[in-house]
RNA sequence: ACUAGUUGAUCCUGCUAGACCUGACUGCUAUCGGCUUGGGGCUAAGACAUGCAAGUCGUACGUGGACGCAUGGGUCCGCGUGGCGAACGGCUCCGUAACACGUCGUUAACAUACCCUCGGGAGGUGGAUAACCCCGGGAAACUGGGGCUAAUACACCAUAGAGGUUAUGUUCUGGAAAUGAUAUAACCUCCAAAUGGAAGCUACGCCCAUGUGUAGUUUUCCGCCCGAGGAUUGGACGGCGCCCGAUCAUGCUUGAAAGUGGGGUAACUGCCCACUUUGGCUAUGACCGGUAGGGGCAAUGUGAGUUGGGGCCUCGAGAAUGGCACUGAGACAAGGGCCAUAGGCCUACGGGCUGCAGCAGUUACGAAACCUCCACAAUGCGGGAAACCGUGAUGGGGCCAAGCCGAGUGUCAGCCGAUAAGGUUGACUGUUCGGCAAGCUUAAGGAGCUGCCGAAGUAAGGGGAGGGCAAGGCUGGUGCCAGCCGCCGCGGUAAAACCAGCUCCUCGAGUGGUCAGGAUGUUUACUGGGCCUAAAGCAUCCGUAGCCGGCCCGGUGUUUCCCUGGUUAAAUCCAACCGCUUAACGGUUGGGCUGCUGGGGAUACUACCGUGGCUUGGGAGCGGAAGAGGUCAGCGGUACGUCUAGGGGAGGGGUGAAAUCCUGUGAUCCUAGACGGACCACCAGUGGCGAAGGCGGCUGACUGGGACGCGUCCGACGGUGAGGGAUGAAAGCUAGGGGAGCGAAUCGGAUUAGAUACCCGAGUAGUCCUAGCCGUAAACGAUGCGCAUUAGGUGUUGCGUUUGCCUCGAGCAACCGCAGUGCCGGAGCGAAGGCGUUAAAUGCGCCGCCUGGGAAGUACGGCCGCAAGGCUGAAACUUAAAGGAAUUGGCGGGGGAGCACCACAAGGGGUGGAGCUUGCGGUUUAAUUGGAUUCAACGCCCGGAACCUCACCAGGGGAGACAGCUGAAUGAAGGCCAGGCUGAUGACCUUGCCUGACUAGCUGAGAGGUGUUGCAUGGCCGUCGCCAGUUCUUGCCGUGAGGUGUCGUGUUAAGUCACGUAACGAACGAGACCCCUGCCGUUAGUUGCCAGCGAGGAGGUUUCUCCGAUGGGCACACUAACGGGACCGCCGCCGAUAAGGCGUGAGGAAGGAAGGGGCAACGGCAGGUCAGUAUGACCCGAAUCCCUUGGGCCACACGCGAGCUACAAAGGGUAGGACAGAGGGCUGCAACUCCGAAAGGAGAAGCAAAUCCCUAAACCUACUCGUAGUUGGGAUUGUGGGCUGCAACUCGUCCACAUGAACCUGGAAUCCCUAGUAUCCGCGUGUCAUCAGCGCGCGGAGAAUACUGUCCCUGCUCCUUGCACACACCGCCCGUCGCUCCACGAGAGCUUGCUCUGUCUGAAGGGUGUCCCGUGGGGGCAUCCUGAAGAUGGGGUAGGCAAUCGGGGAGAAGUCGUAACAAGGUAUCCGUUGCGGAAGCAGCGGAUG
Repeated sequence: ACUAGUUGAUCCUGCUAGACCUGACUGCUAUCGGCUUGGGGCUAAGACAUGCAAGUCGUACGUGGACGCAUGGGUCCGCGUGGCGAACGGCUCCGUAACACGUCGUUAACAUACCCUCGGGAGGUGGAUAACCCCGGGAAACUGGGGCUAAUACACCAUAGAGGUUAUGUUCUGGAAAUGAUAUAACCUCCAAAUGGAAGCUACGCCCAUGUGUAGUUUUCCGCCCGAGGAUUGGACGGCGCCCGAUCAUGCUUGAAAGUGGGGUAACUGCCCACUUUGGCUAUGACCGGUAGGGGCAAUGUGAGUUGGGGCCUCGAGAAUGGCACUGAGACAAGGGCCAUAGGCCUACGGGCUGCAGCAGUUACGAAACCUCCACAAUGCGGGAAACCGUGAUGGGGCCAAGCCGAGUGUCAGCCGAUAAGGUUGACUGUUCGGCAAGCUUAAGGAGCUGCCGAAGUAAGGGGAGGGCAAGGCUGGUGCCAGCCGCCGCGGUAAAACCAGCUCCUCGAGUGGUCAGGAUGUUUACUGGGCCUAAAGCAUCCGUAGCCGGCCCGGUGUUUCCCUGGUUAAAUCCAACCGCUUAACGGUUGGGCUGCUGGGGAUACUACCGUGGCUUGGGAGCGGAAGAGGUCAGCGGUACGUCUAGGGGAGGGGUGAAAUCCUGUGAUCCUAGACGGACCACCAGUGGCGAAGGCGGCUGACUGGGACGCGUCCGACGGUGAGGGAUGAAAGCUAGGGGAGCGAAUCGGAUUAGAUACCCGAGUAGUCCUAGCCGUAAACGAUGCGCAUUAGGUGUUGCGUUUGCCUCGAGCAACCGCAGUGCCGGAGCGAAGGCGUUAAAUGCGCCGCCUGGGAAGUACGGCCGCAAGGCUGAAACUUAAAGGAAUUGGCGGGGGAGCACCACAAGGGGUGGAGCUUGCGGUUUAAUUGGAUUCAACGCCCGGAACCUCACCAGGGGAGACAGCUGAAUGAAGGCCAGGCUGAUGACCUUGCCUGACUAGCUGAGAGGUGUUGCAUGGCCGUCGCCAGUUCUUGCCGUGAGGUGUCGUGUUAAGUCACGUAACGAACGAGACCCCUGCCGUUAGUUGCCAGCGAGGAGGUUUCUCCGAUGGGCACACUAACGGGACCGCCGCCGAUAAGGCGUGAGGAAGGAAGGGGCAACGGCAGGUCAGUAUGACCCGAAUCCCUUGGGCCACACGCGAGCUACAAAGGGUAGGACAGAGGGCUGCAACUCCGAAAGGAGAAGCAAAUCCCUAAACCUACUCGUAGUUGGGAUUGUGGGCUGCAACUCGUCCACAUGAACCUGGAAUCCCUAGUAUCCGCGUGUCAUCAGCGCGCGGAGAAUACUGUCCCUGCUCCUUGCACACACCGCCCGUCGCUCCACGAGAGCUUGCUCUGUCUGAAGGGUGUCCCGUGGGGGCAUCCUGAAGAUGGGGUAGGCAAUCGGGGAGAAGUCGUAACAAGGUAUCCGUUGCGGAAGCAGCGGAUG
């Protein structure tokens, strides 16, 4: 004191989970001691073998026996009579929701054995009986008959006394005397005793092998009876308190409520009975159902509370289940009885016995719980005069980590080790352990205390280490598997999360887990929450109970407060002190136990009383205004439809486009008329009225409400409102009318993949009226009603005062007041959006409602309804979220602005058609290696693969560094002739020879790998992007994510710039910068250049022309270095005076970025590449390595891309002629000469280059062809030849001749391009042995169109809007159907329990009467009552099973569609009705979310 979990992030609501304490069980582990009112409570109040748990008294009595005794006369054991006890103690918690319990009272309505006190007594008489003896019955249990006997056993009489009734009287107690007590009188009824026992004393007597006697006593003790009082313990009654369910309510009750009279009891009473009356209880919860012993207390919590009632104490209840009485002071008793029922046991079958919820123990049940121990020594209890006896109460011990408390498992030093972990040596100590001895203690033993000896020896685990939550970015294994995880979440080959090892953290004789309770939770809110949008305001009003209630006076003193008395058992709790070594534990004293109650006091508030007073709340009245307020009746209006008549003559209608449809039987259209039903334009307004729903032509009648104004009246009459009542849109229902238009359903036409829809044409119910029902809507302000307080501003409606104007109108305008209705806004509030005197602010009163999402507003039950359905309203199960507001993005078949020839428009040229080249797909194949797949793959990796390349296929061969084993001088490995095998080969095989140290046979480990993973990576590249964006510091705003800055206006190629502005600045990008080209200048002059000069040479020869150096020069050109130049700088216009824009402007080589290129942001795309190289991990490892031969990558029904050549005359052919730039050149470029028809060949100067070499074509000139499949076009094929190369068959290129295919301008669609550009033309180079239709460069010829372009298509940027998207629309997501699993509802019926009730049978017991007997009592019979149990019938209630039916939930990749989220492509949603595979669609009314 909180923490994790909804999101991309945020704030909130809300729940889930964690951390804490406690109880029970459980896993692993465990040294010792103390204490405990711990230990079969939770489940089976299931069943019990065996032993024990209640006896005692000889000082009440009789009797059997044993021992003892004889100067004594005792002791003991039995049996019975009798007395007391056995109603306590002990156990359990079934039942019980009740005066059971708790607490405080009452008993003037009662009892109380034993005990205490006081008073008074105990006179007389009698008959039995058990034990015992005898005889019987029975298996037993037990029982019958006869005989004897005693008492403190029993009975009778008397006395004392008691009770009742009546009458009279008195006083007493008391708060009170009716009914108490008491006195007298009368009557009635009942009725005592044990003078017993013992001891002592006195007296008498008997007996002694039989017996222990009798009498007396003013002695003592124990007893007995009566009365009174007390104490104790009970009975009964009352007030208050005491669980859940209303899906238990116009409910319950017939002894029920009351009375009179009886009976009964210790005692009051319907406790019971007879009669009379008809009451009584209930929303303050009766009755019914469920659950449950109650309390002191216990757990937890700061507390309020919540939960529990096990142990201890106390009260109650029970004793296998149910019932009944007897005895007794006390029981309806259970270690007593009787009966029934169920179970068990014995039996001779006739009949009997039995009750552990006492202590131990057994069994069953279960997750779950001890010894068949010791003792009466202590404490108590029963009996007794006592000694004493009994006591599974109790006191002790045993077992159990059950709890609480305490102690320990060593300390010190040295050495090894690393100063660690640990090990080892020595010393020390002794709780403990082992041994010993007695004493104390104890009933005894154990334990303990005290003393001595020995020994570090005997003692550490559990859980965890991704976060929450303390402790690993260690190693190995596994590979969405195995598994973990309370929650979030880990695991798909680099796992800090699984399984292990190591290390670490935490608690510690314990430590984890599961379940339960509390707290956390202010998530039930009394303390202390909420309801506009998160869950939550009833559709609205009226009103009953209840709750709450204005000002003043008087009283009471209910409530409240103060003081005080009693009680609140003990234990528990708190404090102090004390005792066990400490503590736990215990003791003493004090306090407290928040409660109940008596007495006294106070009277402010509340309440009550006074029919007290008041007027401000409320109501009434009066006045003039406002209004779609309501009901009924009448009147009117346009439109529409139909019909009639006339006109008219071919279409009309409808749509995105159409069609169905209407129309020659005359439509649509125009005119006139008639009929019909519905509706009520304009006025009309965030205007009005009404409680809400709702209300709109005009007039009238009746009628409700509100506002305003008024020194009128009443006098608190008020507020809210559970139940209840009334009203209540649309749809729908019933009955009867009505029916123009519209229009669910339905039919048809379209659309579509389909179209049960959207669109169109028809059209029924309905919509309308009357009478009834229904009772729901997004019935919304998603905001209950009333009162009060708390800044303003600005509209509007009604009324009023005042003022002004006046056209005098009920006119207009202004200030103010009241009431309504809107907007903005302060404080304050709110999670925010927002609300804000019309509160969602601040207070008060009352009502309703909420408590995670789903299942579900469903099921069941009840009430209402004709039905549809409405109201009320769950659970199982499932789930970690569902949700609100706001933020940033992304997206939209949303909006706005700007931009782009990878957009369009205006144009130019292509592709798509043909043939061929080339790449890709597909197919084929032994193999056709692999990669790249929209833009951003496809003449790409690779730049054209004959071998090589090469990764593929078919064959052949080779090869293991290093280590271990094995083999090996009995020869490893290698080489070789011949033969065989083979395409070929000492590769291998056969035979032989040579040589001489290693060895692939096995296990590891390597080299190598174009093997895998580009989703492990680096690097590089592509693309968004020919874009103009991306951020930061500080400040400010916001709870926060975040915003602002980066926005607005204008402008720009540009977030370029200017201005505005809670922002001011800054960074990356853009720009600037760098390179090339274009102009000028400077510097320089070889290999470049040659204007002027030029030795010399050639031609013509008169001048002249040409060539021209190992001359000369550097003017020009060129080359290559450095500079200059351009900035909207100037002018005009536009713009805001700015930024900037415009101009056939000036100047200039160049004009608005001069042209072209390089560079190119934060980042995204898990984009591409492991096959360029690098590289992690994995794999292969004698093969996926290496070499080699041949083949393949070149296949070919087909599809696609990129090109080339063409289809011709802007052309083809032949001949002749001209002009580049940029490059390249050594086993290279090659001039030039010769040969060949050509390709080419043979020679060969020069050049490692501004020096030498390789070099143009289109073009120009001339001729020809004449629109044709041609003199276009060149594919294809044949023949011959050349070149490269080891080798041109598959599969190169070139030449010549011959052959001469398609193709006559290309569908839908699509690509590129804005100037030296497109297009056309060739050249060089890369690759390269050879081969260019390719790439990269180069120059030559050289357009059209747009130009203040546009945003229509495709896209991009910015702003804004909506969003249920954030993996971001290739998103999200709904429902049916299909499969699997789960729980639930309905269900013909089957079945179990509980309960109520009718009838029948009816044990036992009790009352009354009568009879009989042996007179004590007992028995029989009759009758009445209570009545267990059983049988049978009916009702209620709770469960189980169930064919089948129904929806629901859950489940990585099923089917059909696309409903919703964007204008979601028909806006969505609500109510209702119809329809449809499904989401859904349509109608009517409503909401805006």

The RNA shown here (small-subunit ribosomal RNA) has 1489 nucleotides and comes from an uncultured archaeon.
The coordinates come from a structure-prediction model, not an experiment, and the mean pLDDT is 81.
Rfam family: Archaeal small subunit ribosomal RNA. Rfam 15.1 lists 709 matches to the family in 491 species.